[in-house]
């Protein structure tokens, strides 16, 4: 300096244009001798940041930050 890949709930991932979800962990209550372990409820998201296209964008264009990986440079 260029190529590719991701960035969604505390974590670890889903949702390929039409209500943002599961797991796990967190909070309440059940059970239990018990703080576990079960089982049941539930709380938590400007989907990395800004435009832009479209009735409608996490999802498609464009720039920027970040993280990984690779190329080039390295006389």
């Nucleotide at each position: 300096u260029c190529c590719c890949c991701g960035g969604u709930a505390g974590c670890u991932c889903a949702a390929u244009g039409g209500u943002a979800g599961a797991g796990u962990g967190g909070a309440u209550g059940g059970c239990u001798g018990u703080u576990a372990a079960c089982c049941a409820u539930u709380a938590g998201g400007u989907u990395g940041c800004a435009a832009g296209u479209u009735c409608g964008a996490a999802u498609c264009u464009u720039g920027c930050c970040c993280g990984g990986g690779g190329a080039g440079c390295c006389a």
The RNA shown here (transfer RNA) has 75 nucleotides and comes from an Anaerolineales bacterium. It matches the Rfam family "tRNA". Rfam links the family to the GO term triplet codon-amino acid adaptor activity. By type it is a transfer RNA. The RNAcentral record of the sequence draws on ENA. The organism belongs to Anaerolineales, within Bacteria.